This is a predicted structure of a 328-nucleotide part of an RNA (large-subunit ribosomal RNA, domain IV) from a bioreactor sludge metagenome.

Context: one part of a larger RNA
RNA sequence: CCACAUUUAAGGAACUCGGCAAAAUACCUCCGUAAGUUCGCGAGAAGGAGGCCCCGUUGGCAGGCAACUGUUGGCGGGGGGCACAAACCAGGGGGUGGCGACUGUUUACUAAAAACACAGGGCUCUGCGAAGUCGCAAGACGACGUAUAGGGUCUGACGCCUGCCCGGUGCCGGAAGGUUAAAAGGAGGAGUGCAAGCUCUGAAUUGAAGCCCCGGUAAACGGCGGCCGUAACUAUAACGGUCCUAAGGUAGCGAAAUUCCUUGUCGGGUAAGUUCCGACCUGCACGAAUGGCGUAACGACUUCCCCGCUGUCUCAAAUGUGGACUCA
Numbered sequence: 001c002c003a004c005a006u007u008u009a010a011g012g013a014a015c016u017c018g019g020c021a022a023a024a025u026a027c028c029u030c031c032g033u034a035a036g037u038u039c040g041c042g043a044g045a046a047g048g049a050g051g052c053c054c055c056g057u058u059g060g061c062a063g064g065c066a067a068c069u070g071u072u073g074g075c076g077g078g079g080g081g082c083a084c085a086a087a088c089c090a091g092g093g094g095g096u097g098g099c100g101a102c103u104g105u106u107u108a109c110u111a112a113a114a115a116c117a118c119a120g121g122g123c124u125c126u127g128c129g130a131a132g133u134c135g136c137a138a139g140a141c142g143a144c145g146u147a148u149a150g151g152g153u154c155u156g157a158c159g160c161c162u163g164c165c166c167g168g169u170g171c172c173g174g175a176a177g178g179u180u181a182a183a184a185g186g187a188g189g190a191g192u193g194c195a196a197g198c199u200c201u202g203a204a205u206u207g208a209a210g211c212c213c214c215g216g217u218a219a220a221c222g223g224c225g226g227c228c229g230u231a232a233c234u235a236u237a238a239c240g241g242u243c244c245u246a247a248g249g250u251a252g253c254g255a256a257a258u259u260c261c262u263u264g265u266c267g268g269g270u271a272a273g274u275u276c277c278g279a280c281c282u283g284c285a286c287g288a289a290u291g292g293c294g295u296a297a298c299g300a301c302u303u304c305c306c307c308g309c310u311g312u313c314u315c316a317a318a319u320g321u322g323g324a325c326u327c328a
Base pairs, nucleotide, nucleotide: 001323002322003321004320005319006318007317008316010314011313014312019309027051028050029049030048031047036041038157052079053078054077055076056075057074058073059072060071061070062069063068080084092307093306094305095304097302098301099299100298104116105115120155121154122153123152124151125150126149132141133140134139158294159293160292161291163224164223165222168221169220170217171216172215173214174213177212178211179210183206184205188201189200190199191198192197225243226242227241228240229239252286253283264280265279266278267277268276
């Protein structure tokens, strides 16, 4: 000097990205227990008291004829120790946001999560030799199932809800017209031949799906404006004008896991707060199943604050064990 342990005056997070690590809490009985809530919970909430040994007294239960024995309670008195859940073992707690409802699952060997799944919801396909999948096929799964079933896809408990746009792309339906392949058709033409013929070429016309076309459809892919003016202070604009669009973002939320400017502004918390919480709305660039906004419970998730506790720190010290090191 290093590793692992133990202890430490006063202070007690001043350390640090961050209480990381350590300390503290811990068992049983009794008392007591808030907001919120889906009435289940929250809850071991929080916060307290007692616990060893001896004696007396008074109940219960079991056994016994009884004396009594065993066991389990109540009350009272006393004793000793630094320490009585005497070692080991053995929850720290509270408040507040975000995300995800939850229990689960995952990157075997750097990620356990807010990612995946989930019950629930929607759309869509499928009538059974089902759709779909594997296979060249036979065949198999689906399923020894039958639309309360099976496949695909999106969303993700629950509560309140889920607005407008079908112009583009997709899907579904329609079949009048246009276009149109092979095929049919065969006017006409060419070669050859004396000819019959043979061999080519070939216009009109007929010809499916598809596309064009006409409708529907957004919990299909997706999309959801600009400029100017206006109220008796000012400011602002309920109101008006105009251009464009398929339609111009509704409810709710909003400096947000989304806000560039930005440490926005105001309020709270601190002596002091780029974080945090509550508001405001000027949303660079939220927004409704690529779901919106809430939400009790839950979380080795994440933000901020408080209590307890401590060598994390002020600021370091000592001891033990094992190394390193020096000498032999």

Overview: The prediction has a mean pLDDT of 88.